[in-house]
Context: one part of a larger RNA
RNA sequence: UUGGGCGUAAAGAGCACGUAGGUGGGUUUGUAAGUCAGAUGUGAAAGCCUUCUGUUCAACGGAAGAAUUGCAUCUGAAACUGCGAGUCUUGAGUGUAGGAGGGGAGAAUGGAACUUCUGGUGGAGCGGUGAAAUGCGUAGAUAUCAGAAGGAACGCCGGCGGCGAAAGCGAUUCUCUGGCCUAUUACUGACACUCAGUGUGCGAAAGCUAGGGGAGCAAACGGGAUUAGAUACCCCGGUAGUCCUAGCUGUAAACGAUGGGCACUAAGUAGAGGGGAUUACCGAUGUUCUCUCUGCCGUAGCUAACGCAUUAAGUGCCCCGCCUGGGGAGUACGGCCGCAAGGCUAAAACUC
Repeated sequence: UUGGGCGUAAAGAGCACGUAGGUGGGUUUGUAAGUCAGAUGUGAAAGCCUUCUGUUCAACGGAAGAAUUGCAUCUGAAACUGCGAGUCUUGAGUGUAGGAGGGGAGAAUGGAACUUCUGGUGGAGCGGUGAAAUGCGUAGAUAUCAGAAGGAACGCCGGCGGCGAAAGCGAUUCUCUGGCCUAUUACUGACACUCAGUGUGCGAAAGCUAGGGGAGCAAACGGGAUUAGAUACCCCGGUAGUCCUAGCUGUAAACGAUGGGCACUAAGUAGAGGGGAUUACCGAUGUUCUCUCUGCCGUAGCUAACGCAUUAAGUGCCCCGCCUGGGGAGUACGGCCGCAAGGCUAAAACUC
């Protein structure tokens, strides 16, 4: 390489948009590039292979054939693919009428708690632990009442519940805004799927730059304990940081350790959001059907097993990414990116 694979053994890119490329619905007609059939030319000779034959056999040699799976030209075929033209509505999108939602951005507002400050009451402890001590307190702490200020987070509702591509999103109200679902089948008429390189965007926490902010918490750091020691676990403090604005970084066990799309393949059960029918009229409620989403269980099938099982790890098709023994190593060198920290790409010697 061929192949075989990627939930847990090596392997799905953190997520999305999207270019080239690859792939692509029904039908009519044309064309004949691919495809298929035939013919002609060519595909040197020798060699290989088959048959015959010469050396008494053989090696070796001679003759004929086959093969040379290819290329070119010509003549045809028209099912499939392509290409051209036309048409269709089921894929896709749009409209109309409804629906649910912590989806996103900005602004405003609120209560509980906490800390600090001021004042009142009060008068010796408080705090902390396994036990203590450091610490705070007669310059009046802790406790309690009243008032003020500040920052951060939003209890209950809350749910294997909702939304989002993922990261993620939870007080209330307003403004702006994205997506999704249902019904209708009115419109367009294949407009679709996937996506290399690169491109582009988003991307927890920590970290970086500048300017704000700083209640609580808290790396580093100081102290008290524990201990043989204790650069820890426990305690008292405490600075970056955590918060906001603007920019950078671009990584995580970024996990469902499971790429995206389409189709097909037993039942059962629970929840969420719609719609239809029925329940003597409306409504509630119940029954039933149906679409979308989220769970549990389980047949066939798959799997090394565990398990997965209409939300597939089953059965197929299309496209992309990735893997190829362990260590060396996600390292060195080079390149690109970054303010830096570092990131991305990515070996070899050697060794088992």
The part of an RNA shown here (small-subunit ribosomal RNA, central domain) has 352 nucleotides and comes from Candidatus Brocadiaceae bacterium S225. Its mean pLDDT, the model's own confidence on a scale to 100, is 86.